[in-house]
Molecule: transfer RNA
Organism: Verrucomicrobiales bacterium
RNA sequence: CGGGGUGUGGCGCAGUCUGGUAGCGCGCUGCACUGGGGGUGCAGAGGUCCUCGGUUCGAAUCCGGGCACCCCGA
Numbered sequence: 001c002g003g004g005g006u007g008u009g010g011c012g013c014a015g016u017c018u019g020g021u022a023g024c025g026c027g028c029u030g031c032a033c034u035g036g037g038g039g040u041g042c043a044g045a046g047g048u049c050c051u052c053g054g055u056u057c058g059a060a061u062c063c064g065g066g067c068a069c070c071c072c073g074a
Base pairs, nucleotide, nucleotide: 001073002072003071004070005069006068007067010026011025012024013023020057028044029043030042031041032040033039050066051065052064053063054062
């Protein structure tokens, strides 16, 4: 320098192809069961989806620029 991949709650991921309420597991908080711990159950908090623009009635999703990390090639 060229090509490809990844970026979504604290952590690990799905959702992107086919635009229409942002979800799952773990973790966290409260309550109940228990003498307590652990465990189980119920309830809840927490993300403007890496960033800046564009298209659209509507964008995590489509298009363009940029950033970070990983892989391949030179």